[in-house]
RNA sequence: UCCGCGCAAACGUUUAAAUGCUGUAUAUGUCUAAUGAAAUGGAUUAGAUGUCUCUACUAUCGAGCCUAUCUCGAUGACUACGGUUUUUUAGUGUGACGUC
Numbered sequence: 001u002c003c004g005c006g007c008a009a010a011c012g013u014u015u016a017a018a019u020g021c022u023g024u025a026u027a028u029g030u031c032u033a034a035u036g037a038a039a040u041g042g043a044u045u046a047g048a049u050g051u052c053u054c055u056a057c058u059a060u061c062g063a064g065c066c067u068a069u070c071u072c073g074a075u076g077a078c079u080a081c082g083g084u085u086u087u088u089u090a091g092u093g094u095g096a097c098g099u100c
Base pairs, nucleotide, nucleotide: 004099005098006097010094011093012092013091014090016088017087018086020084021083022082023081024080025079026056029049030048031047032046033045034044035043041066042065050057058076059075060074061073062072063071064070
């Protein structure tokens, strides 16, 4: 010096998981039927539709309106897929050096 083996810190790379942020879908929306409710009420059930889409499709508050009738507004998510930050786990490569 070469080969083999071992190997700290550090760095590169791959895999998996979690948190945060963010994009797309959907407007937590629309329609139909049945039953039901009188201002202490305005609801319940079922089905359909909407998404290159699984799930969900509701709650609270405010303002109106109503001799069956509900309307408007505000606030708050979940789920599916993608991007990104950070952290952790596992593998792998380089690797001072040690040993033969």
RNAcentral holds the sequence, with entries from Rfam. Purine riboswitch aptamer from Vibrio paucivorans, 100 nucleotides, folded computationally. The model forms 100% of the base pairs in the Rfam consensus.